RNAcentral holds the sequence, with entries from ENA and MGnify. This is a predicted structure of a 74-nucleotide RNA (transfer RNA) from a Planctomycetota bacterium. Its Rfam family is "tRNA". Taxonomically the source falls in Planctomycetota (Bacteria, Pseudomonadati).
């Protein structure tokens, strides 16, 4: 330098053929329970979906460029 994959909550990930409010588990905080602790139970917070543009009535999803990580080729 060329090609490909990945990028969504603190972490690991889902998100269907583009459609109304973006989710799960773990973790965090709180509650309830208990003599106390743990487990199980209930609730809450936490996201400009890597960035900037484009297409569209509408984009996490499609297109372009850029950035980061990983892999292959040279």
């Nucleotide at each position: 330098g060329g090609c490909g994959a990945u990028g969504u909550a603190g972490c690991u990930c889902a998100g269907u053929c583009g459609g109304c409010u973006a989710g799960a588990g773990c973790g965090a905080g709180g509650g309830a329970u208990u003599c106390a602790u743990a487990a199980a139970c209930c609730c809450u917070a936490g996201g400009u979906c890597g960035g900037c543009g484009g297409u569209u009535c509408g984009a996490g999803u499609c297109c372009g460029c850029c950035c980061a990580u990983c892999g292959c080729c040279a």